[in-house]
RNA sequence: AGAGUUUGAUCCUGGCUCAGGAUGAACGUUGGCGGUGUGCCUAAUACAUGCAAGUCGAACGGAGAUUGUAGCAAUACGGUCUUAGUGGCGAACGGGUGAGUAACGCGUCGGUGAUCUGCCUCGAAGUGUGGAAUAACGAUUCGAAAGAAUCGCUAAUACCGCAUAGUCUCUCUUUUUCCAGAAAUUUGAGAGUAAAGGAUUUAUUCGCUUUGAGAGGAGCCUGCGUCCCAUCAGCUAGUUGGUAAGGUAAUGGCCUACCAAGGCGAUGACGGGUAGGGGACCUGAGAGGGUGGCCCCCCACAAUGGAACUGAAACACGGUCCAUACACCUACGGGUGGCAGCAGUAGGGAAUAUUAGAAAUGGACGAAAGUCUGAUCUAGCAACACCGCGUGUGCGAAGAAGGCCUUCGGGUUGUAAAGCACUUUUUGGAAGGAUUAGGAAGGAAUGUACUUCCAGAAUAAGUCUCGGCUAACUACGUGCCAGCAGCCGCGGUAACACGUAGGAGGCAAACGUUAUCCGGAUUUACUGGGCGUAAAGCGCGUGUAGGUGGUUCUGUAAGUAGGGCGUGAAAGCUCCUGGCUCAACUGGGAGAGGCCGUUCUAAACUGCAGAGCUAGAGGAUGGUAGAGGGAGGUGGAAUUCCGGGUGUAGCGGUGGAAUGCGCAGAUAUCCGGAGGAACACCAGUGGCGAAAGCGGCCUCCUGGACCAUUCCUGACACUCAGACGCGAAAGCUAGGGUAGCAAACGGGAUUAGAGACCCCGGUAGUCCUAGCCCUAAACGAUGUAGACUUGGCGUCGGUGGCUUAAUCGUCAUCGGUGUCGUAGCUAACGCGAUAAGUCUACCGCCUGGGGACUACGGCCGCAAGGUUAAAACUCAAAGGAAUUGACGGGUCCCCGCACAAGCAGCGGAGCGUGUGGUUUAAUUCGACUCUACGCGAGGAACCUUACCUAGGUUUGACAUGUACUUGACCGUCGUAGAAAUACGAUUUUUUAGGCUUCGGUCUAGACAGGUACACAGGUGCUGCAUGGCUGUCGUCAGCUCGUGUCGUGAGAUGUUUGGUUAAGUCCCCUAACGAGCGCAACUCUUACCGUCAGUUGCUACUGCGCAAGCAGGGCACUCUGAUGGAACUGCCUGGGAAACCAGGAGGAAGGUGGGAAUGACGUCAAGUCAGCAUGGUCCUUAUGCCUAGGGCUACACACGUGUUACAAUGGCCAGUACAAAGGGCUGCAAACCCGCGAGGGGGAGCUAAUCUCAUAAAACUGGUCUAAGUUCAGAUUGCGGUCUGCAACUCGACCGCAUGAAGUUGAAAUCGCUAGUAAUCGCGUAUCAGCAACGACGCGGUGAAUACGUUCUCGGGCCUUGUACACACCGCCCGUCACACCACGAAAGCUGUCUGUACCCAAAACCGUCUUAGCUAACCGUAAGGGGGCGGACGUCUAAGGUAUGGGGAGUGAUUGGGGUGAAGUCGUAACAAGGUAGCUGUAGGAGAACCUGCGGCUGGAUCACCUCC
Repeated sequence: AGAGUUUGAUCCUGGCUCAGGAUGAACGUUGGCGGUGUGCCUAAUACAUGCAAGUCGAACGGAGAUUGUAGCAAUACGGUCUUAGUGGCGAACGGGUGAGUAACGCGUCGGUGAUCUGCCUCGAAGUGUGGAAUAACGAUUCGAAAGAAUCGCUAAUACCGCAUAGUCUCUCUUUUUCCAGAAAUUUGAGAGUAAAGGAUUUAUUCGCUUUGAGAGGAGCCUGCGUCCCAUCAGCUAGUUGGUAAGGUAAUGGCCUACCAAGGCGAUGACGGGUAGGGGACCUGAGAGGGUGGCCCCCCACAAUGGAACUGAAACACGGUCCAUACACCUACGGGUGGCAGCAGUAGGGAAUAUUAGAAAUGGACGAAAGUCUGAUCUAGCAACACCGCGUGUGCGAAGAAGGCCUUCGGGUUGUAAAGCACUUUUUGGAAGGAUUAGGAAGGAAUGUACUUCCAGAAUAAGUCUCGGCUAACUACGUGCCAGCAGCCGCGGUAACACGUAGGAGGCAAACGUUAUCCGGAUUUACUGGGCGUAAAGCGCGUGUAGGUGGUUCUGUAAGUAGGGCGUGAAAGCUCCUGGCUCAACUGGGAGAGGCCGUUCUAAACUGCAGAGCUAGAGGAUGGUAGAGGGAGGUGGAAUUCCGGGUGUAGCGGUGGAAUGCGCAGAUAUCCGGAGGAACACCAGUGGCGAAAGCGGCCUCCUGGACCAUUCCUGACACUCAGACGCGAAAGCUAGGGUAGCAAACGGGAUUAGAGACCCCGGUAGUCCUAGCCCUAAACGAUGUAGACUUGGCGUCGGUGGCUUAAUCGUCAUCGGUGUCGUAGCUAACGCGAUAAGUCUACCGCCUGGGGACUACGGCCGCAAGGUUAAAACUCAAAGGAAUUGACGGGUCCCCGCACAAGCAGCGGAGCGUGUGGUUUAAUUCGACUCUACGCGAGGAACCUUACCUAGGUUUGACAUGUACUUGACCGUCGUAGAAAUACGAUUUUUUAGGCUUCGGUCUAGACAGGUACACAGGUGCUGCAUGGCUGUCGUCAGCUCGUGUCGUGAGAUGUUUGGUUAAGUCCCCUAACGAGCGCAACUCUUACCGUCAGUUGCUACUGCGCAAGCAGGGCACUCUGAUGGAACUGCCUGGGAAACCAGGAGGAAGGUGGGAAUGACGUCAAGUCAGCAUGGUCCUUAUGCCUAGGGCUACACACGUGUUACAAUGGCCAGUACAAAGGGCUGCAAACCCGCGAGGGGGAGCUAAUCUCAUAAAACUGGUCUAAGUUCAGAUUGCGGUCUGCAACUCGACCGCAUGAAGUUGAAAUCGCUAGUAAUCGCGUAUCAGCAACGACGCGGUGAAUACGUUCUCGGGCCUUGUACACACCGCCCGUCACACCACGAAAGCUGUCUGUACCCAAAACCGUCUUAGCUAACCGUAAGGGGGCGGACGUCUAAGGUAUGGGGAGUGAUUGGGGUGAAGUCGUAACAAGGUAGCUGUAGGAGAACCUGCGGCUGGAUCACCUCC
């Protein structure tokens, strides 16, 4: 610091996702040690049990135990210990929790002249004298208990009276300082108020009372800061203020009475939601964002609600009273309780620990010893977090075994292990042994930390990941299944993405996952974003608050800037430094941290105050242009209607028609009249207006703008949330009007349908008046105002200069309105002084797509509806601009047997052949638009053969190797069998070497058989795993590259334009210059000539022969086949810039002469695993192999491709002529003979220019047939034959005789062909025993017609245009309906909750009043009695409760509404191309649905034409 993801690719916009850090965490797997921390985030739910606040006998009287002295004893006087009660202090601290609280609660700075303060410290003064009770205790009584009552006794540092007291308090008074109710040992007068004793070593000491000061603590007040919602906009009656009284420690409506009517609020009152606040913590570069657990400070709370008492302090967690809920005890009468203290339990939950110990520190009490202390310090549990250590170290290649992979060679695990040597942190054992705890002892943790010795590699590694992001790859299994997944996405038979294994990578006592926060995210933008087209400028104006504001001077000092001082607790953070072996942790020092307070200074800028100025703004004067607005009047053209004339059969309408009108006289035409609406030409990117908008002419009223003059005012300005006004069309209300047009509606067409487009009609409406509505693509998709920044060319309105006959021209300038462009900007397109440039001020608006211009609520409206405006849920995109393609029922140009012009066909018939389908045991398999279908197959009777049935076989029909064994195998014969095969008989080996008794034997080998094992074999599957080969576009003219240039980029340029060509062929121009693969040429063949060669060819020549031919001679000719030549737009004429084109000459051939081969980059997952090869996979007594028979030849049918015909340009008969190219020894076969013939016999010749297949046929000549299903046609069938072959039944070809079907030129549709071509005629070859051949491939013979031309069809090429397509139009895509699921809205209601108002009832307590009713120690009084107190009653207030009625919010709800999502449902085809009616839009109506139609608007419309401008 970035990365992935929208696209075929690109740039941008924009969201989603990831890598980082963090946590009081949880879950999964795993787990050695130590240190330091941390540990109910949920139910402020309920709590068993124990403990958490006591202490003091030196305040007091008793009681108990023990003990001493004296005494005979009773008893007296003591000592020590314990402590129930009275009394004192404490219990308001410490500890817990975060429910409430949006608040002076917290934070920070201040104030308190408005206050209090126990214990503590310092100081001053005092502590005198009396009195009356009461608990304990004793007795009696009640009660289950808790507890209570009565009588009697008693003490005090408990309680009370009196005295004394000022520097205390109060009321007056005086002085000084200060000034809010202050202070001072200021002055004077008056009134009032105190006390307690204990201990003792007799020295004192601890207390007590009054008072001053301090320290620490507390109360109250103020400025500033402190979450979300405006779909919460108005709130408030003690409310705001005053006076008086009360109350408090103290100010104050804190409370009460009276008076006034205020107070708060868009700078967000009131209401609702949420929440303890801070120091700090996490993150971040920072600014920020998030959090508030542990530790520290503050606040609040203590089952829930209320209340006071005591006290220095409480309205009190372990106190009291009352109410409520809950729980417990009970003898049913009544009582008791409050863990949000520490442990612990239940419950809840994903989830959070021990019912442990007591030395120190701190606290309470005490004179002290000491006691108490779940505060605290420790230990226990937990990898919950951070930090540290370890699980060994070195050597060790036979690179072991095993695993995994493999191209079978090897690679990898891997120096890893083993093995050898060493070490001992840790662990275990043993021994010693601290600090904390400072002076004797003791002291939890603790025999701990630590140290030493011993033993022994011993006690110690997992987890996640490995497609990209993101470090790390292979095999097997699975087969859109199982599963994975943070995003993109993997999985449909070769998955680096699932599962397993091996290997690898990361981290490591942990590793992953989940959750949450920040970051990345400049994705709310203060730092630091945007708004023409991506989301985003309000439809337009007027204008309030607010914000901002020209120029000069003076003053001030609020902002601003600088310095000083104070404060910002500690901890934390940063830096330095010390202590634990290091670190975490921790001690010390310094720093940082505020929109903070205070003080001094400065005066440029902003503000404020004052005085001026004129450049902004406004006014004045004089002119100018204009569809600016309102009202009234008026004019002509046209449409329609009415009346009349003329006139006759049609009119009208359309792509074509029909509905409609018309003989009752239309249309047409002429005259007259009526009425409404709109104003042709002028007319123009012309004018005016804020926008909407405004168009005949005249009059009246009226707004604004511009120019000139430079006279006046003197900043009066700009913008503008709310507010107010205007606001097309449609629509609404009421009343008019209605010619034309025209939603709805009716009819006619079109259509599969046509609720549309087209046609005929037609009502609201369109028009006027008055009033609503308030929205538009209300657009320049561009807010308003101002300033600045090169230019060119138009146009409208002024003014000035020059000039002129003339506003004819020209120059300058101001204001509008256009266009092209510089810089600059922009993602690009584009904008460009009328900015989208550079700046300023202010307003509005945006933050992924959908849901949603929606729901609910509010406001407005008569309604339609408008305005404001969410969420759940869902997706990973949606989008902008540009690029390359492809496509278009877009455009331009060009080509092709593409059409047209022709010729001959196919489609109809029979037959052949192939395919589909059907059938079958099998009808083997493949090929399916062109580019499958006489295709693989250029030869299916067996074989082929892959299929079926049956019979066999298992190292195999075939290959290689190993081990063992035999010595043959082959052949011949026999039996069984369909054969394969099985069984039997018979016959016999061989090479080399050694030994040899020559009998033979041994070793090695060849060959063959058998057994066993490796393996063979497969036309089984996958052509979507592949190679190779092939088809097709297409022999179309294209496809690219290097360098350069342009562009952010994809890309462009080159390759486009203009010509030309068969051609990206060439030329010219040119930011391109060159090059490559294609084109062309080179190759073959054919056409002409030359040279060379001359047998088997040829013969100008001679001889022989009836002839065929033979012999000789020759190589001139033909021919053969080798090598050359020839054609190049070379020459001429014309055109042209050139390229080149047209014509001509010569020539065998003329403009690539004809033909062939040759097939660019690529496309179609085109075809082929069955030609071959090959990965993977499957079968292995079978999916292999052998054999026989059958099938591939089936047959209601459909299609393709051929053939033969339908006849006279013909058939038949007879005669006659002319080829080329091929084949031939497993062969071609002559002559001759036989057969009607197929053929048979025969066998000369020929390994071929020699012989042979082999007569070419059409043609030509003559004859016959005479228009008919024929003397056409030949299918089919019968009989008889021939040939091949082991074998012609299924299932061959041919021959002869007989038979003689359909068919008389073929509907829609469709194929081929442009010259030696089509058509027609025969010949040959491959395959092959034979043949299905009418096929395929070649050969020659005869030999045409037509092309005006490119409008149309098909295909292709170039340019351009639109695009929502890129799997590329066989594309994309919209809505209803049907089904499933999901969330949400409405809804009669129902159920909780919060809250307001009114009323009822009213506990406890405080306060007030009364007390003539009950009780009563202290004081007064001789007494009676008084005073006071307790108690009681009443009142005010009031918690809880109740009644009634509102409001907010939540849950639920029959039914209902739309929405979203969902591989293959239905109906259509609305949109994207001119999307086939351009689309979109506001509004209104209609319709199954997308939608259609009307009115107005927009271009974000293609194409063509015109106008204007450049």

Background: Predicted 3D model of a 1510-nucleotide RNA (small-subunit ribosomal RNA) from an uncultured bacterium. The coordinates come from a structure-prediction model, not an experiment, and the mean pLDDT is 84. It matches the Rfam family "Bacterial small subunit ribosomal RNA".